[in-house]
RNA sequence: CGGGUAGGACGUGAUGAUCGCGGUGGGGGGCAACCCCGACCGAGGAAAGUCCGAGCUCCACAGGGCAGAUCGCCAGGUAACGCCUGGGCGCCGAGAGGCGACGGACAGGGCAACAGAGAGCAGACCGCCGAUGACCUGGCGCGCAAGCGACAGGCACAGGUAAGGGUGAAACGGUGGGGUAAGAGCCCACCGCCCCUCGUGUAAGCGAGGGGGCACGGUAACCCCCGGUCGGAGCAAGGCCAAAUAGGCGGCGAGGUGCGGCCCGCACCGUUAACAGCCGCGGGUAGGCUGCUCGAGGUGGUCGGCGACGACCAUCCCAGAUAGAUGAUCAUCCGGGCGCACGCGAGUGUGCCUGAACAGAACUCGGCUUACGGUCCCACCCGUGCC
Numbered sequence: 001c002g003g004g005u006a007g008g009a010c011g012u013g014a015u016g017a018u019c020g021c022g023g024u025g026g027g028g029g030g031c032a033a034c035c036c037c038g039a040c041c042g043a044g045g046a047a048a049g050u051c052c053g054a055g056c057u058c059c060a061c062a063g064g065g066c067a068g069a070u071c072g073c074c075a076g077g078u079a080a081c082g083c084c085u086g087g088g089c090g091c092c093g094a095g096a097g098g099c100g101a102c103g104g105a106c107a108g109g110g111c112a113a114c115a116g117a118g119a120g121c122a123g124a125c126c127g128c129c130g131a132u133g134a135c136c137u138g139g140c141g142c143g144c145a146a147g148c149g150a151c152a153g154g155c156a157c158a159g160g161u162a163a164g165g166g167u168g169a170a171a172c173g174g175u176g177g178g179g180u181a182a183g184a185g186c187c188c189a190c191c192g193c194c195c196c197u198c199g200u201g202u203a204a205g206c207g208a209g210g211g212g213g214c215a216c217g218g219u220a221a222c223c224c225c226c227g228g229u230c231g232g233a234g235c236a237a238g239g240c241c242a243a244a245u246a247g248g249c250g251g252c253g254a255g256g257u258g259c260g261g262c263c264c265g266c267a268c269c270g271u272u273a274a275c276a277g278c279c280g281c282g283g284g285u286a287g288g289c290u291g292c293u294c295g296a297g298g299u300g301g302u303c304g305g306c307g308a309c310g311a312c313c314a315u316c317c318c319a320g321a322u323a324g325a326u327g328a329u330c331a332u333c334c335g336g337g338c339g340c341a342c343g344c345g346a347g348u349g350u351g352c353c354u355g356a357a358c359a360g361a362a363c364u365c366g367g368c369u370u371a372c373g374g375u376c377c378c379a380c381c382c383g384u385g386c387c
Stems, first nucleotide, its partner, number of pairs: 001383005007377004013333007021042004026037004044358001048369002051367005056234004068230005073087005088102001089100004103225002108223002110219002125165002127161003132156002135154004140149003173191006192214001193212008238290004248281005255269005297316008334355009
């Protein structure tokens, strides 16, 4: 310098002014309604998906079990977790590094399409070997001859064979040698596997030695078995205040309402037990208040730990809207792009444009996942060149 791996920080640039919006205190005026002044705070790394784990709230609950759900190498972290850290093992990568539902297949059941001879304690399709044969061919030996005999090859056919070919995701350990009619853990060496012992490690595990010819194939992301965990619903939880209208309960009750204010009159409703009207009570609705934001909190430092994280000290207060506030304009500076001028050049001056992505609180935290234009920092790996 180029290519890559892993982690972290930031994220509609910064500062100021003016106007506007939401919230919380303060001061002044006013009987009050309300008005005026001023201060402070005001979106995210994911506020998202609502997938896990919690706080909080209400409901349920003697104890135990069944069913169901979920998790599953080991150790640690944490309030907890299916999260995180470290370690082990397996796979991938040349490497930094990445990925892994990673308990059990001698408790039992099930499954394995297609292909293939055969798919579980299997299998003879091709190939290899081969007893036998009264068959065929060949030369040889014996015999005068017909013929007989052994050998080699072919053919037929019991059988042997799992080395080789072929099928398959998978074919009953692998490689090499011995052995054999041909073969085969049949025998041997090494590797693998199983059992035992020792060493090491908290453990998962790793290493070494000895023994055993090898028995025990795969699938649990099929049922199942083993072990751990788990009551349900959610801030539209829950609590408080509380209209109008209708209905409920109780009391009073002979009048009530309309015809412009009153009287007469007229009309309608009601008049012995409650169906008018009036008053009260209680439940629910609209609406309002609360829950509501100080919290497993943020920042900095010291110490412990490989680390996740923890302890202590100091310091800070940091949105609470409810159809939902968090915006706009201007100035200066900064960054980026394009052009022009000057300069050999690094660059300097100047004009114009530009400040981009995903997204947006709604009870609150811890995670995971997903989305995202761009900028910066640190560590490591590989390649190349130079010193």
The RNA shown here (Bacterial RNase P class A) has 387 nucleotides and comes from a Gemmatimonadota bacterium.
The model forms 93% of the base pairs in the Rfam consensus.
It is recorded under the gene name rnpB.
Its Rfam family is "Bacterial RNase P class A". About the family: Ribonuclease P (RNase P) is a ubiquitous endoribonuclease, found in archaea, bacteria and eukarya as well as chloroplasts and mitochondria. Gene Ontology terms of the family: tRNA processing, ribonuclease P activity and dimeric ribonuclease P complex.
The sequence is in RNAcentral, with records from ENA.
The coordinates come from a structure-prediction model, not an experiment, and the mean pLDDT is 77.